[in-house]
Context: one part of a larger RNA
RNA sequence: AACGAACGCUGGCGGCGUGCUUAACACAUGCAAGUCGAGCGCGAAAGUCACCUUCGGGUCGAGUAGAGCGGCAGACGGGUGAGUAACACGUGGAUAAUCUGCCUUUAGGUGGGGAAUAACCAUUCGAAAGGAUGGCUAAUACCGCAUAAGACCACAUCACUUCGGUGAAGGGGUUAAAGACUUCGGUCGCCUAAUGAGGAGUCCGCGCCUGAUUAGCUAGUUGGUGAGGUAACGGCUUACCAAGGCAACGAUCGGUAGCUGGUUUGAGAGGAUGAUCAGCCACACUGGUACUUAGACACGGACCAGACUCCUACGGGAGGCAGCAGUGGGGAAUAUUGCGCAAUGGGCGAAAGCCUGACGCAGCAACGUCGCGUGUGAUGAAGGCCUUAGGGUCGUAAAGCCUUGUCAGAUGGGAAGAAACCUACUUCGGUAGCUGACGGUACCAUCAAAGGAAGCACCGGCUAACUCCGUGCCAGCAGCCGCGGUAAUACGGAGGGUGCAAGCGUUGUUC
Numbered sequence: 001a002a003c004g005a006a007c008g009c010u011g012g013c014g015g016c017g018u019g020c021u022u023a024a025c026a027c028a029u030g031c032a033a034g035u036c037g038a039g040c041g042c043g044a045a046a047g048u049c050a051c052c053u054u055c056g057g058g059u060c061g062a063g064u065a066g067a068g069c070g071g072c073a074g075a076c077g078g079g080u081g082a083g084u085a086a087c088a089c090g091u092g093g094a095u096a097a098u099c100u101g102c103c104u105u106u107a108g109g110u111g112g113g114g115a116a117u118a119a120c121c122a123u124u125c126g127a128a129a130g131g132a133u134g135g136c137u138a139a140u141a142c143c144g145c146a147u148a149a150g151a152c153c154a155c156a157u158c159a160c161u162u163c164g165g166u167g168a169a170g171g172g173g174u175u176a177a178a179g180a181c182u183u184c185g186g187u188c189g190c191c192u193a194a195u196g197a198g199g200a201g202u203c204c205g206c207g208c209c210u211g212a213u214u215a216g217c218u219a220g221u222u223g224g225u226g227a228g229g230u231a232a233c234g235g236c237u238u239a240c241c242a243a244g245g246c247a248a249c250g251a252u253c254g255g256u257a258g259c260u261g262g263u264u265u266g267a268g269a270g271g272a273u274g275a276u277c278a279g280c281c282a283c284a285c286u287g288g289u290a291c292u293u294a295g296a297c298a299c300g301g302a303c304c305a306g307a308c309u310c311c312u313a314c315g316g317g318a319g320g321c322a323g324c325a326g327u328g329g330g331g332a333a334u335a336u337u338g339c340g341c342a343a344u345g346g347g348c349g350a351a352a353g354c355c356u357g358a359c360g361c362a363g364c365a366a367c368g369u370c371g372c373g374u375g376u377g378a379u380g381a382a383g384g385c386c387u388u389a390g391g392g393u394c395g396u397a398a399a400g401c402c403u404u405g406u407c408a409g410a411u412g413g414g415a416a417g418a419a420a421c422c423u424a425c426u427u428c429g430g431u432a433g434c435u436g437a438c439g440g441u442a443c444c445a446u447c448a449a450a451g452g453a454a455g456c457a458c459c460g461g462c463u464a465a466c467u468c469c470g471u472g473c474c475a476g477c478a479g480c481c482g483c484g485g486u487a488a489u490a491c492g493g494a495g496g497g498u499g500c501a502a503g504c505g506u507u508g509u510u511c
Base pairs, nucleotide, nucleotide: 001510002509003508005507006506007505008504009503012372013371014370015369016368017367018365019364020330025328026327027326029325030324031323034072035071036070039069040068042066047060050059051058052057079283080282081281089207090206091205092204093203094202095201098200099199100198103196105194106193107192108191109190110189111145113143114142120135121134122133123132124131125130150175151174152173153172155170157168158167159166160165179188180187181186209255210254211253216246217245218244221243222242223241224240225239226238227237228236258280259279260278261277262273263272264271265270285306286305287304288303289302308319309318310317311316336362338361339360340359344358345356346355347354348353383394384393385392386391407452409447410446411445412444413443417438422433423432424431425430455500456499457498458497459496460481461480462479466495467494468493469492470491476483477482
C1' cells in the first nucleotide's frame, strides 16, 4: 500500500459498487422455457333467463377455455469450479482432413397419389404413477410415383499439383418438395444447389506449478496392410504383420491447481493472486450409456446401476436448487421466500402478444470507495485538572445575543429514462395517438428549527503527543528494544495532548 474480509468500540446522510472465500453438504415451498389457431383434427363448463321450446332441450357464452398431433425453441441465457498439469488455456498457424438450423445474396423448382395415428368414443387393469384392447379422424406428421438445373457415385479426357489430391467440360446411375393467409395485387413458407457472415470440430509450433527421499515407463503400446467407423484426419476400432515408442533437455509416478484478459504490490525487474466484469474450458446427486437434433452424449430430457430422501393399498412408484429467493448444517463470516417485463436482450409468432428470478429496479449490510454534514458566537463565567498559590489550562469550548439553513423533518409541485412496434390519417416527406417496475423517487419551491447528527486509537524510543494520583517485579503492558522491586511520561485511573474521523483500532493474508 492492498482486501469479496472478520472481530472490538462507535455510528448522521447520500451517490456508485460489492456481498457463502467454509460443506461440488442436504434441501420444505414458490417461481426460473416456452410459444405458434396465419400447419391440423377435436372441443367444454359456469352463467344469463335475453330469446325459442314438443319442457327433453336449444340459441348465446364459443369455435372460447382446454388438452392432443405438428413446427420452432428447450445445446442460448443463468449457476458452480468438483475434476483437469491437459493442445485445458494463451498466442501464432493449418484444415487440399471438416460440419453449420435461423440470417444475407443468388439460381432452379414446388406435379400427382396413398396408408396410418394421437386427440375423441367404448370396454378395461392399477392405491397411485401409469397403462391395455377395440373403433373413428386430420395435417406443413408419414410413405410410394413423376420431374432433375444442380448435387452425389463410379468411369474415361484435359489442366494444376505440396504427387496426398484439386478443378474443368463429358456420357451413365442415384436423389426433392407443403402448404397457409389474402383486400386476389400478393405475403409468409417448402425443396435442391451455390454464396457470405457468424458459430463449431480437428491438427500443429511455442508458452504453462512442484517433488529425483519418484528412474525407468509402455502390448493398442509404436509403425504398417486390409476392413470398419466419423462431418472430418487418425490405433478412433478391429484382424494380421513387424518390434517398436517415450525418458536426465526429467519420461513414469506422487502432490497441488480451472486457464486467460486482468487484480495487487513495486521506480522497475520481479513477486503474489485469478472475487466482481469479460473470453475460453469443465461439471450438473455419483458412475455409465446412447436417443433426438444443424448442434447435446443434454442443469430444470431419456435409459441403466448406486447412495440418499419421500409416497404406498407392500404389488409398486416419485425426486435431484453448483438457476432466483429461502431452510437446516458447517463456519470468524456473507443479504429479500420483494416489484416489473417500462427499458435492454432472448425464445416463439405475419402480427397483436405470450414467456423470460436474463435483465431493470427496490430491500438488508459503514463491506468498500467517493462526497457532504454535525454550525456562528469572548466578556476568557462556573467547574475539573495542574500549580512555584501569583496563576496556568480545558477555551469559542459553554451560557447569552445576533445571523445562516447544507443534511435529516413537514407541505406543495414534479421528471428524464419512451421511442419504436401497432393503429389512424397522409401531399408518401411525414403527422397524431398508446406504453414507466423504479416512483409521487430524483429534483424544485416554501415552512419551521441550532434544534436530530462524534467517535476510536495512541502519548518511553522507533513515532506526532505529559503531568498528577493509585500500584509496588504485584496487578499488569508489549510489534521490536523492553517497562513494573515506593517519586513509573511504558501498568490502572484522571486532566491535558496527538493522530485519523463516520469511522477508528485489532487480527489474518499479499507485496

Predicted 3D model of a 511-nucleotide part of an RNA (small-subunit ribosomal RNA, 5' domain) from an uncultured prokaryote. RNAcentral holds the full RNA, with entries from ENA. Its Rfam family is "Bacterial small subunit ribosomal RNA".